A computed fold for a 685-nucleotide part of an RNA from a Bdellovibrionota bacterium, annotated as large-subunit ribosomal RNA, domain II. The full RNA is in RNAcentral, with records from ENA. It matches the Rfam family "Bacterial large subunit ribosomal RNA". The prediction has a mean pLDDT of 82.

Context: one part of a larger RNA
RNA sequence: GCCUACGAGUUACUCAUCUCUGGCAAGGUUAAGUGAUUAAGUUACGAAGCCGAAGCGAAAGCGAGUCUGAAAAGGGCGUAAAGUCAGGGGUGGUAGACGCGAAACCUAGUGAUCUACCCAUGACCAGGUUGAAGGUGCUGUAACAAGUACUGGAGGACCGAACCGAUAAACGUUGAAAAGUUUCCGGAUGAGUUGUGGGUAGGGGUGAAAGGCUAAUCAAACUGGGAAAUAGCUCGUACUCCCCGAAAUGUUUUUAGGAACAGCGUCGUUAUAGAGUUUAAUAGAGGUAGAGCUACUGAUUGGGUGCGGGGGAGUCAAAUCCUACCAAAUCCAGACAAACUCCGAAUGCUAUUAAAUAUGAACGGCAGUGAGGCCCGGGGUGCUAAGGUCACGGGCCGAGAGGGAAAGAACCCAGACCAUCAGCUAAGGUCCCAAAAUUACCGCUAAGUUGAACUAACGAGGUUCGAUUGCCUAGACAGCUAGGAUGUUGGCUUGGAAGCAGCCAUUCAUUUAAAGAGUGCGUAACAGCUCACUAGUCGAGCGGACGAGCAUGGAUAAUAAUCGGGCAUAAGCAUACUACCGAAGCUAUGGAUUUGUAGUAAUACAAGUGGUAGGGGAGCAUUCUAAACUGGGUUGAAGGUGAUCUGUGAGGGUUGCUGGACUGUUUAGAAAAGCAAAUGUAGGC
Numbered sequence: 001g002c003c004u005a006c007g008a009g010u011u012a013c014u015c016a017u018c019u020c021u022g023g024c025a026a027g028g029u030u031a032a033g034u035g036a037u038u039a040a041g042u043u044a045c046g047a048a049g050c051c052g053a054a055g056c057g058a059a060a061g062c063g064a065g066u067c068u069g070a071a072a073a074g075g076g077c078g079u080a081a082a083g084u085c086a087g088g089g090g091u092g093g094u095a096g097a098c099g100c101g102a103a104a105c106c107u108a109g110u111g112a113u114c115u116a117c118c119c120a121u122g123a124c125c126a127g128g129u130u131g132a133a134g135g136u137g138c139u140g141u142a143a144c145a146a147g148u149a150c151u152g153g154a155g156g157a158c159c160g161a162a163c164c165g166a167u168a169a170a171c172g173u174u175g176a177a178a179a180g181u182u183u184c185c186g187g188a189u190g191a192g193u194u195g196u197g198g199g200u201a202g203g204g205g206u207g208a209a210a211g212g213c214u215a216a217u218c219a220a221a222c223u224g225g226g227a228a229a230u231a232g233c234u235c236g237u238a239c240u241c242c243c244c245g246a247a248a249u250g251u252u253u254u255u256a257g258g259a260a261c262a263g264c265g266u267c268g269u270u271a272u273a274g275a276g277u278u279u280a281a282u283a284g285a286g287g288u289a290g291a292g293c294u295a296c297u298g299a300u301u302g303g304g305u306g307c308g309g310g311g312g313a314g315u316c317a318a319a320u321c322c323u324a325c326c327a328a329a330u331c332c333a334g335a336c337a338a339a340c341u342c343c344g345a346a347u348g349c350u351a352u353u354a355a356a357u358a359u360g361a362a363c364g365g366c367a368g369u370g371a372g373g374c375c376c377g378g379g380g381u382g383c384u385a386a387g388g389u390c391a392c393g394g395g396c397c398g399a400g401a402g403g404g405a406a407a408g409a410a411c412c413c414a415g416a417c418c419a420u421c422a423g424c425u426a427a428g429g430u431c432c433c434a435a436a437a438u439u440a441c442c443g444c445u446a447a448g449u450u451g452a453a454c455u456a457a458c459g460a461g462g463u464u465c466g467a468u469u470g471c472c473u474a475g476a477c478a479g480c481u482a483g484g485a486u487g488u489u490g491g492c493u494u495g496g497a498a499g500c501a502g503c504c505a506u507u508c509a510u511u512u513a514a515a516g517a518g519u520g521c522g523u524a525a526c527a528g529c530u531c532a533c534u535a536g537u538c539g540a541g542c543g544g545a546c547g548a549g550c551a552u553g554g555a556u557a558a559u560a561a562u563c564g565g566g567c568a569u570a571a572g573c574a575u576a577c578u579a580c581c582g583a584a585g586c587u588a589u590g591g592a593u594u595u596g597u598a599g600u601a602a603u604a605c606a607a608g609u610g611g612u613a614g615g616g617g618a619g620c621a622u623u624c625u626a627a628a629c630u631g632g633g634u635u636g637a638a639g640g641u642g643a644u645c646u647g648u649g650a651g652g653g654u655u656g657c658u659g660g661a662c663u664g665u666u667u668a669g670a671a672a673a674g675c676a677a678a679u680g681u682a683g684g685c
Stems, first nucleotide, its partner, number of pairs: 001685006011095003015092010027051003033045005055062002065077004098236002101233001105226006116200009125190001127159003130155001134151006163187003168183004202218001204214003239619006249262005263369002265366006276357009290343001291341002297337002301333005308326002310323004372397006379390003402413003417591004422587003428581003431565002437578001443573002451567001458553002462550005468544004479537005485510003490504003516531001520529002592609007620674001622671008631663002639658008
C1' cells in the first nucleotide's frame, strides 16, 4: 500500500417543548395495588395523585378582574382563542450522550538486581623511572649548624600494560550493537578500581551540580484505581433520488478560530389582499459631484495707490525730504480648500397616483453562518505603493459546470433535468496544428515594430498625409565658371590694429551687373583663403514653420522561450462590407420530474428542475420478530463467479457454471441497520 472483517447521533427518564395520528372533552387520565384469565399476555376494578377549567398582588386579600394610587385618573398583568391521555417524529435537558485523542490532578501500592550516594566486609593495580625526610661514615664546630659520600624509599610524583575512562576522526546509522567498531587519546598508589551483603522512595531520595540519576522511562518513576477526567481544539462520521437553499454582517462578550440575540435559509400555520418588487409621472427633504469666492472663513500670485515700519539725509533733536527695502488696507487681473459656501446637480431616499408582477408580513419547529476573497466605481489610510488595509455601491467566486483569454477560483460570454451523428447564435475567431474567409475595399508600417502586457521626458533631413506661407521660365533651389572693387590702412586705441583684439558711428560715399567700413579661417601686423552679394551656365520646381498617422533611439535581471510552422500585395496596424465557425445559451424532436391553474379523473396549459453549510420530502438494501403465501429447496437453498433483462437511483429479476443445505415473497413491527478516508483496530498478502 491493497484486500477482508470490525468501526461513530444510541439508550433511559412520572423531564420540557413543538408537530403528526387516535380516544374522550370543561374536562382528561390513572399509579402502586387487587381480581379474572392466558402459551405469551390481556382485561376489569382502583381518583391517591397530575394537568386543565381564573386571575392579580410581596402578602392579608379581592376576584373577571386585580395591583399601584388620594383617585370612579393613567399604567402593569389578566378576561374575551380547549384541554388532556396514549402512540410516532423533530429538538432541548440530565446522564460518558456521535466516535477516537491529551498534557495533567488525586489516591493506594511496586521498585536502588540499572544508576546516585552511603555503611559493612573482601579483592586488585606487569614492568620501568625519579630519589623527599630520616639514618650511618667522614669532614666540620667550643658545642650546634653546615658540607660530602653512602644508605634510605616519600609522593592526589613520572613513563607505561591489566583495569577504569572516553580526546579526535572515520565507519556504522532498516547497525554486528535501541550508543558499538577501528586508530589516536586521559588516569593508572589514588578524592583509585572492583566483588559480595545492606541502607536512602516519588514533590521523595541521591547528586565533586549536568536538572544529572532513581530498572532502555525523569523539570517529578512505574502499576492499579477515581475514569468513558476535561478538551470553546484537531481528525473521522457509512445507501439513493427529489424540492428549496444561506452566511462570512450588526450589538455584546476575561471576547476575538467560542458564544448569546438580531440579520440571511428551510418547513409548517395564519390572516390580509396588491402591504413586497419594478417602471412611469408628480410632490418633497438634503448640501455631495461640479462650480464659485469684491458671498463668509482661511490660504494665495502679479500690478496700482500706499497706513505703518526699516535704511539714508537733515551739525544733535525736531519739522521735513529721499528710498530698485518690508508692507496693513483698498482697487485691477489670476487662482486654492475634507473639517469655506452666494450657489448647486445626476443618482439614491420618502410620499402619492397609475400599470405590471405573487411577492411580502406575523407566529411556531429546525438550522447553518458570525476567518471571506477578487474585479469595477466613488472615497479614507498608505508613497493617488502592495495579490496592502478600512467602510460604502455593484458583479462574480465562495456554493457555478460549459465556451473564450495558450495554461488560470474571481476577467469576457453564458447559468448544466436527461437524450439526439439536427439548427441558430454570444464572447472570441476563420493560413496550418485547429471548426470557420489565404474574404472584399482603401491606406499605413520595414522596425519582425507588431501580432500577450509594459513605459516616459527628451532626441532624430525615417516615412506618409493634411493645411499654411515664401521664392520661381522676367529662370528659382543645388552644382559649376567668373567677379567680390574704390575713397581707405574709416576714426580712436595701440608697440602694431590694414574688413576680422577692443571702442565709436547718419557703418558714409564712389564705380558698378554686384561687392558689408565686412560671415568665418588666417597673419606679430600685412598678405592669403572664403562668405554675403552679382553675372553666366543649367532648366522646373525649391524652401520655412505647423498638425496628424505609423515607425526609430532612449530600452536594463538573473538556463532557452508568451506554442510551432510561418507572415513583406501579411496570416501585422488602421478603415470597413458580407459570409461562415463557435457554448451544457436559444431553437427543434423525444423523455423524466416539481409547483401552480383547470378538471371527478384521464389529461392539458404555464412556470420551473447548477448548488456547499443547512432545512424539508420520498424511497432502496441488511438482520431479527409476527401473520399470510398451509411459498421455494438434493429434479440442488444460501454463498461464489459469468451472461442477460430491467428501474432516474439505492437496487431488482432471469439464466450458465460452482456450491452442497437451507431460504424467500407480501403486509406490519423492531434495530448492534449501509464505510473510502479517523497517521482508525485486527488478520492476510